[in-house]
Context: one part of a larger RNA
This record gives sequence, structure tokens and C1' cells, in this order.
RNA sequence: GAUGAACGCUAGCGGCAGGCCUAAUACAUGCGAGUCGAGGGGCAGCGCGGUGUAGCAAUACACUGGCGGCGACCGGCAAACGGGUGCGGAACACGUACGCAACCUUCCUUUCAGCGGGGGAUAGCCCAGAGAAAUUUGGAUUAAUACCCCGUAAGAUGGUGGUGAGGCAUCUCACAGCCAUAAAAGCUCCGGCACUGAGAGAUGGGCGUGCGUCUGAUUAGGUAGUUGGUGAGGUAACGGCUCACCAAGCCGACGAUCAGUAACUGGCGUGAGAGCGCGACCAGUCACACGGGCACUGAGACACGGGCCCGACUCCUACGGGAGGCAGCAGUAAGGAAUAUUGGUCAAUGGACGCAAGUCUGAACCAGCCAUGCCGCGUGGAGGAUGAAGGUCCUCUGGAUUGUAAACUUCUUUUAUCUGGGAAGAAAUCACUUUUAUCUAAAGGUGUUGACGGUACCAGAUGAAUAAGCACCGGCUAACUCCGUGCCAGCAGCCGCGGUAAUACGGAGGGUGCAAGCGUUAUCC
Repeated sequence: GAUGAACGCUAGCGGCAGGCCUAAUACAUGCGAGUCGAGGGGCAGCGCGGUGUAGCAAUACACUGGCGGCGACCGGCAAACGGGUGCGGAACACGUACGCAACCUUCCUUUCAGCGGGGGAUAGCCCAGAGAAAUUUGGAUUAAUACCCCGUAAGAUGGUGGUGAGGCAUCUCACAGCCAUAAAAGCUCCGGCACUGAGAGAUGGGCGUGCGUCUGAUUAGGUAGUUGGUGAGGUAACGGCUCACCAAGCCGACGAUCAGUAACUGGCGUGAGAGCGCGACCAGUCACACGGGCACUGAGACACGGGCCCGACUCCUACGGGAGGCAGCAGUAAGGAAUAUUGGUCAAUGGACGCAAGUCUGAACCAGCCAUGCCGCGUGGAGGAUGAAGGUCCUCUGGAUUGUAAACUUCUUUUAUCUGGGAAGAAAUCACUUUUAUCUAAAGGUGUUGACGGUACCAGAUGAAUAAGCACCGGCUAACUCCGUGCCAGCAGCCGCGGUAAUACGGAGGGUGCAAGCGUUAUCC
């Protein structure tokens, strides 16, 4: 000098930031991933309409998918993002620089081509059961952008032979052939939006390699899928990735192996620098989601709020059987020196879905708590000597000091309290409308939308009014006297103080330093 700090004493305000470093311990409760009715069958609930019954009527009841919509269900997309944590890992995990003639990429942009015909089911609904529940069985029936079949298709894929060009060994590219294989879905406000195949791009990933990346030799040898080859399997793809066979290799004092420790980086702290230490917050990457294993779906996962199995733990049970996973946001218990609210809003930014309106969003934006830090402001300014009183000290009729300090006079009102006004953040979307117009596309006008918040800010009124502590004073080190104590009580970072005049202990007066903080402890330079 610094800190994600803690503790002691103290405490007026604001802005900006930060806030479980320990038990990756266990978790009550709520919320955190849905959306689309412009894909579908439908109609549980709500609203409207219609019909009927009762009633003079209001109204009540019943029926009715006709409409707005829509629980549950089928289907699509999303759920692999966003959010959390740092367990593991000394490794191509990360950083950096290259490579892939060994690869994939939903949505998006662009280009080319297409969208023909048919079929059988199944959830839901209905009926009948089993079970305490979770859940589940059977029957009948029905739809689709769900599923299947047929037809067609190129510059796609595979095979085949030909010509030419190039490279880097496997090869790659261009040209015109032949054979084989594989598509599709509708909705509509009639403008389009979807859907299928192929090419290119963009984005996101996968893989390989050089270099860099902690400590220990009181760890010196390690290794059998081990090292290489042939063949096969597998993968989006190369590869002992896996398997069969063959060979006996491969790594190591330039530190293999083993052990310990550790997420890595941009950066942060310190320092003149070299360096040393750290990796909270923010950003990028990786790993993990009760412990361990596994695959399914999918463009993408071996998937935090999906599935299956084993295990530990907790809960429910009618004892037969079931349910669960906060290292998401709050919150609870425990641990600890120690770390916050079971808050508000989708207004903005961003995300998912949707033609859109919109819905969802503990992402995010805000508010609450905490002097945890940094920065800023204030606790008044000017005048004022009978140098008041009181305190302290002394060489004690007196003097010194506290001290212009106070009183007193006058001024100001930051702040405080009260009153009044009052934002920016809002651009869009959407509705209406005008103009341009190849394009329901662009531009303009009016209206609509603010959690924070009646907040920030501004103006006025009142009145010095509401606001100072903490540590130290032997030397290092700025700041000295008295009293008490008497090697006691105590102090102490080091040297060292204290045994009867202690500037070193305790108190007082005075002083010094910093200041809404000041000290102590811990850690790093």
C1' cells in the first nucleotide's frame, strides 16, 4: 500500500460498487420453461348468443360447440439457452498460434427445383375394471403439419467405366454418360406463412498439433490395448476408439512413473522496474448437478428443475407399494470470526413460442438490509480579552495553560424538517390516418405503454438550528506534565518499562494523528 474481511469503540447524509471465502452439508414452503386454437379431434370450466320450461317481468333452471375462447389430450418448436457452483481434473482442461485433402450445424440469409395419389392406426372422449395412493388394465370409436405405402426427382448419395487438370501419400477438381437409392403438409384475412430435396453463406460446435502451464528424487524406473502394423466394427469425423491376428515395441535424469496441491485465462494487488502473490466481482473457456453408471429423444445432451438402474438419506402408506433431489431466486437448520428480503415489475434490454395481439421469463431491471469498500458533503462562518468562571500545573499575595475557545454581537442555511412543482429513461409494437410505392414495404402524423416513483431534481419557509469520535504521546514515531502504584498491578510490534519522585503501568489535565470513522487481528506485495 492492499482486502469478498472479521472483532472492539463510535456513528449525520448521499452516490457508486460489493456481500457464505466455512459444510459440493441437509433442506419446510413459494416461485424459477413454456408457448402455438392461423396443425388436430374436441368442449371440462368461463363469457356471449340461440331454444325450451316456470314467471306479468326481472330472473331462475335445463339443453345447445353456434361464437369468443380454452383445462386435459395428440402434434410442432423451445426446454442443450439463460441462471448456479468450483467437486473433479496437472490434462490439448486452459492460453496462444496453426491445421482438418478427416467433420457436423435446428433456426437465419441467399440460389435452384418441388409440394401428385392412397392407407391403417392411436391419444382424447365413452364403457367396464384394479389400487390407500402413485398409477394402471381391457373394450369400442375418432382426427391431424402424428405414422405408413405408392408415384415422380436433379448438379444429392452409392456404383461403374471415359477425358482433362491439380496436389500432399490416402486423393481433389472439371466435363458429358449409364445404373441404383431416397421427398413433401397443410393453414390462410388470398397478400402470404409453413413443408420437401439440393447448393452457397453465416452462426455455433467437433477433432489434431507446436509452444506455455505448481511442488516433491526422503518418488528412478514405468507400461500388455501397453507401442506399431494388417483387417474389421463403430463415429458427423481421424484414431487402439473397440475387436481379431501379427510384431516387440513405447516413455524416462531435457525428470517418466508416483505422491501432494490446484478450475484455467483476460485480469487484480504490490513494486521504479524485473519480479512476487492472487484468480471475489465483470468477461471468455472447462467441469459438475444427492454419490456412481447407462443410454433414449433430438440439429445439438449422455441432459441442474427429462428417463432407467444401483447406493446412501428423507418423506407418505391401508404395509401390498410409492415419492424426492435449492452448487436457480428468496428462505430454514447446521457449520463458522463472518456474509442480506420467503420484496416489486416485465416499463426497458435480452430470450422462448406465436402471423399477430400476446403469454411465459427469481434472465434482467429495480427496491429492501449491512460504514463491507471507494468517492463526495456536513457537523457552521465572521467579529469577539474583563484573556470570565471552572479544570490542570508552577518557583503559589502571583503567574502559566485550556483560549478567540466560551459567553456576547452579527451572517449564512449545504444538510435537517415542512410545503409546492416534478422528470429523462419511450424507441418500437399496436389502433386510426396521410404520402410514396415493384414489395400489407418504407416514411410521416395522432393516440396507447414506467416497476423504480411522486423517486431524482427544482423552488419556497423555519431556525445554528439535527450531526464527533477513535487511537496514540520512552526511542523507532508527530505529541509531556501531575497524581496513584511500588519487579505488585500491569504494558509490550522490536529494543525494553515497573523493586518509592515511572514522559513506558492506571487515572487526570494538556498535546499529536486520522476522521464518520478510528484502532486491533489475519493475509499478500

This is a predicted structure of a 525-nucleotide part of an RNA (small-subunit ribosomal RNA, 5' domain) from Chitinophaga sp. LWH185. The coordinates come from a structure-prediction model, not an experiment, and the mean pLDDT is 85. The full RNA is in RNAcentral, with records from ENA and SILVA.